[in-house]
Small-subunit ribosomal RNA, central domain from a metagenome, 350 nucleotides, folded computationally. The prediction has a mean pLDDT of 87.
Context: one part of a larger RNA
RNA sequence: CUGGGCGUAAAGCGCGUGUAGGCGGGUAAGUAAGUCAGAUGUGAAAGCCCUGGGCUCAACCUAGGAAUUGCAUUUGAAACUAUUUGCCUUGAGUGGUGGAGAGGGAAGCGGAAUUCCUGGUGUAGAAGUGAAAUUCGUAGAUAUCAGGAGGAACACCGGUGGCGAAGGCGGCUUCCUGGACACUUACUGACGCUGAGACGCGAAAGCGUGGGGAGCAAACAGGAUUAGAUACCCUGGUAGUCCACGCUGUAAACGAUGAGUGCUAGAUGUCGCGGGUUUUGACCCCCGCGGUGCCGUAGCUAACGCGUUAAGCACUCCGCCUGGGGAGUACGGCCGCAAGGCUAAAACUC
Numbered sequence: 001c002u003g004g005g006c007g008u009a010a011a012g013c014g015c016g017u018g019u020a021g022g023c024g025g026g027u028a029a030g031u032a033a034g035u036c037a038g039a040u041g042u043g044a045a046a047g048c049c050c051u052g053g054g055c056u057c058a059a060c061c062u063a064g065g066a067a068u069u070g071c072a073u074u075u076g077a078a079a080c081u082a083u084u085u086g087c088c089u090u091g092a093g094u095g096g097u098g099g100a101g102a103g104g105g106a107a108g109c110g111g112a113a114u115u116c117c118u119g120g121u122g123u124a125g126a127a128g129u130g131a132a133a134u135u136c137g138u139a140g141a142u143a144u145c146a147g148g149a150g151g152a153a154c155a156c157c158g159g160u161g162g163c164g165a166a167g168g169c170g171g172c173u174u175c176c177u178g179g180a181c182a183c184u185u186a187c188u189g190a191c192g193c194u195g196a197g198a199c200g201c202g203a204a205a206g207c208g209u210g211g212g213g214a215g216c217a218a219a220c221a222g223g224a225u226u227a228g229a230u231a232c233c234c235u236g237g238u239a240g241u242c243c244a245c246g247c248u249g250u251a252a253a254c255g256a257u258g259a260g261u262g263c264u265a266g267a268u269g270u271c272g273c274g275g276g277u278u279u280u281g282a283c284c285c286c287c288g289c290g291g292u293g294c295c296g297u298a299g300c301u302a303a304c305g306c307g308u309u310a311a312g313c314a315c316u317c318c319g320c321c322u323g324g325g326g327a328g329u330a331c332g333g334c335c336g337c338a339a340g341g342c343u344a345a346a347a348c349u350c
Base pairs, nucleotide, nucleotide: 004321005320006319007304008303012318014201015200016199017198021194022193023192025088026087027086028085029084030083031082033081034080035077036076037075038074039073040072041071042070049065050064051063052062053061054060091191092188093187094186095184096183097182098181103177104176105175106174107173108172109171110154115149116148117147118146119145120144121143125136126135162169163168206247207246208245209244210243211242215241216240220236221235222234223233258317259316260315261314262313263312266295268293269292270291271290272289273288274287275286276285299306300305323350324349325348332343333342334341335340
């Protein structure tokens, strides 16, 4: 180098943008680098192989041939790859017209509820549990009414509904802003796919500085339970949870399924857009495109299952795996304020 694999057995980077590289639509002509054919030279000898010969045979020795699949030069071929030039529109993109959406950022506003404070009414309990107790309450609690403060989250709508590359996104309004989709077929004319490095985004927890702090609540304290109870249950309660800026860069970051393209039975639900049917609207029916579910044919699979949203049939590019433990560890390097992260062995052992 070669092989077989990666949903669940080891194995898809958490996700994107994109550099180099790899791969790349149709058509015409040119070139001839790759490619193919011929010729010439070379490819030492020995050895191997073939045909003879010599030692009585053989090993061995010896003559000739073949082979040496290579390299160089040269003459051609032009299908394919490459390259140059011209053209094309189906890939890709742009434009026009639309509707959908918790997509992102900023500002403002709202009501319900919890807690706290003030005042009124009112009196002996409240709270909590399997049962209790710690706890709160005659210094007037719980309950109830009025007023106020403050923070956080947005019931119903709400949906195997929607949007986003992933993480994720849910009260209302305004401003700024990204993407997808349908119809149109006007424009560009291969501008494409993937993507080592690189760069960016990236739940929760955690860290730094400054705010904020209602509820909840690691740690902690107390009460129970128990043989014990550093727990489960209860009463409290600090970091934290929230905001701004900066860091961290990890998750069962999951569809445990990389991205892109083409091809391959159907039936059914749902969301968005468009068209048709209808005098119009709602409802219903039919069709197309894009998403999202469930079932299922062929096929695949060790089985489970997957099945046009493939784990089917193929192609291109990247990543990754190679028995269990040692170990995602040590050492080194890089990153980080730290916590730690990334990269990543071996001895030994079964």